This is a predicted structure of a 70-nucleotide RNA (Fluoride riboswitch aptamer (crcB RNA motif)) from a Syntrophobacteraceae bacterium.
It matches the Rfam family "Fluoride riboswitch aptamer (crcB RNA motif)". A reference for the family is Ren et al. (2012), "Fluoride ion encapsulation by Mg2+ ions and phosphates in a fluoride riboswitch", Nature.

RNA sequence: AAAACAUAAGGUGAUGAAGUUCACCUGAACUGCCCGGAACGUUUGAAGGGAUAAUGACUUCUACAUCCGC
Numbered sequence: 001a002a003a004a005c006a007u008a009a010g011g012u013g014a015u016g017a018a019g020u021u022c023a024c025c026u027g028a029a030c031u032g033c034c035c036g037g038a039a040c041g042u043u044u045g046a047a048g049g050g051a052u053a054a055u056g057a058c059u060u061c062u063a064c065a066u067c068c069g070c
Base pairs, nucleotide, nucleotide: 009026010025011024012023013022016061017060018059019058020057021056033050034049035048039044
C1' cells in the first nucleotide's frame, strides 16, 4: 500500500444548510428531463446546446429570480 474478515454503524433520494418525517441501500441506494447523433457495427449514446428545480415531503435560512413600496 492492497485485499479479506469482523466490529461499529452509516449512507442515499438532479444545485447549499438545519429540524421533522417517509421511502430506499449495505457497497449499493442515487447520479433527472429535452434536443442532438460522435463512433461502432446494431440499436448503444460522445461532444455540444436548451428548460425547470435549492425539499422525496413539510417548515425555516441562504443564494438566484419577479413585482411593489421606501